[in-house]
Context: one part of a larger RNA
């Protein structure tokens, strides 16, 4: 000077505690190990791999296995010849593709040519998801939104370094005040940016409806006050009053306020640290392969299964189930598209197509919830795997391998052992609703609203962290 210490003092975090939910037992999705395969493609590995890359493997995607066929090549520049080329029809063939056939004759032009596009033919090359993330750039985890991290003069020390950045206070903050051999200053911290939560002032259509007509309907006429949007602007700054405090920085209380001491949420991640991760996003050294480690095609894999684990969905029910009836968001997404009204069907959907490139039209029914009325505590009217059968939609094609519907089947499962998560308020909990990917496929994923809680003594303990000290045979 670090670093560690089952060394000390002081802080801090759903870290413990106090609470509500939950995994961990069941059955199912789905990721991984491991096994098995021709192949089950490659990556990620403690916390920071394991619903992760993957915002969507039927083919394709695809990198892997088998057969089958190409080698200047799917793709890029260049020389030569020749010419429009593409396409289109038959035949063979699992396809690539090959062999035949009909048809067609490109554009500028100075008429020398050129320009684009195919064929062939020669090489120079082209090409790789091959290997190295311990060569490498970029990019990201992570500690951690912790409050550090350094730098200039300037002093102290042979010097490695110290000071400064420690001390008293204070803050969420190396936030601020005071003192100090230190005095300035950068990188962070806080604002600044967005976004909810008040107003005011524009604007009033497609929104919106308090008076006046009017409709089945804000339907029309009116009107723009309310609602709401969209922009501009005010608003919170410990500004104000008390108490404490070193007259200090700031703490606690209260006042006015829609909002109050950082108002709530986001974006923003210092100096490092893990040779952390990625050569398969894409770039790129060196190194490998080159009739093959390249290209193409068909068909299988990636979806196997004794077996372990992660992560999630449903459930074990009566604070329930099924049954009719009724009521209240938000965000969003639509033209290769969303698709009303209506007809068909028990339903999946079909048929048909009004209207919308959308504050106009639709998707769209929100759903827990209220009311009514049945089950009565059982493996049931609970659970819904599993299996059979008919059907349905998407797509060249749903066997291997999709999603949905009906109708029969009705399995484990009666709250889960050690032990382990999450989460301090519009949160957990619970209940839908949309998107993106997408022909089709969501219990994942990002979003969005609706109901709407407990509990917080405290800081000995664990688990991370940050400042000072102190010991160390450690660097």
């Nucleotide at each position: 000077u670090g670093a560690c210490g089952g060394g000390g003092a002081c802080c801090c975090g759903c870290a413990c505690a106090a609470g509500c939910a939950g995994c961990g037992g069941a059955g199912c999705a789905u990721g991984u190990g491991g096994u098995u395969u021709a192949a089950u493609u490659c990556g990620a590995a403690g916390c920071a791999a394991c619903g992760c890359g993957a915002a969507g493997a039927a083919c394709c995607u695809u990198a892997c296995c088998a057969a089958g066929a190409c080698u200047u090549g799917a793709c890029a520049u260049c020389g030569u010849a020749u010419g429009a080329c593409c396409g289109c029809c038959a035949u063979a063939g699992a396809g690539a593709u090959a062999u035949g056939g009909a048809a067609u004759u490109c554009c500028c032009u100075u008429c020398g040519g050129g320009g684009a596009c195919a064929u062939a033919u020669a090489g120079a090359c082209a090409g790789g998801u091959g290997g190295u993330g311990c060569a490498u750039g970029g990019u990201u985890g992570u500690c951690g939104u912790c409050a550090g991290c350094u730098c200039g003069u300037g002093u102290c020390g042979u010097g490695a370094g110290a000071u400064g950045u420690u001390a008293g206070g204070u803050u969420a903050a190396g936030u601020c005040c005071u003192g100090c051999a230190a005095c300035g200053a950068g990188c962070g911290c806080a604002a600044c940016c967005c976004u909810c939560a008040u107003a005011u002032g524009u604007a009033g259509u497609u929104g919106c409806c308090a008076u006046c007509a009017u409709u089945u309907a804000g339907u029309u006429g009116g009107g723009c006050a309310c609602u709401c949007u969209g922009c501009a602007u005010a608003g919170a700054c410990u500004g104000c009053c008390g108490u404490g405090g070193u007259u200090a920085a700031c703490a606690c209380g209260g006042a006015g306020g829609a909002a109050g001491g950082u108002g709530g949420g986001g974006a923003u991640g210092a100096c490092g640290u893990c040779a952390a991760a990625u050569c398969a996003u894409c770039a790129c050294g060196g190194c490998c392969c080159u009739u093959a480690c390249g290209g193409c095609c068909u068909g299988g894999g990636c979806u196997a299964c004794a077996c372990a684990c992660g992560u999630g969905c449903u459930a074990c029910a009566a604070u329930g189930g099924c049954u009719a009836u009724u009521a209240c968001a938000a965000a969003g997404a639509g033209u290769u598209g969303c698709a009303a009204u209506a007809u068909g069907g028990u339903a999946a959907c079909a048929u048909g197509g009004a209207g919308c490139g959308a504050a106009u039209c639709u998707c769209a029914a929100a759903a827990a919830g209220a009311u009514a009325g049945u089950c009565u505590c059982a493996g049931u009217u609970c659970g819904g795997a599993c299996u059979g059968u008919g059907g349905g939609c998407u797509g060249c094609a749903a066997c291997c391998c999709g999603c949905c519907c009906a109708c029969a089947c009705g399995a484990a499962g009666u709250c889960g052992g050690a032990g382990u998560u999450g989460c301090u308020a519009g949160u957990a909990a619970u209940c839908c609703c949309g998107a993106a990917u997408c022909a089709g496929c969501a219990u994942g994923u990002c979003g969005g609203g609706g109901u709407g809680a407990a509990u917080g003594c405290g800081u000995u303990c664990c688990c991370g962290g940050g400042u000072c000290u102190u010991g160390u045979a450690c660097a």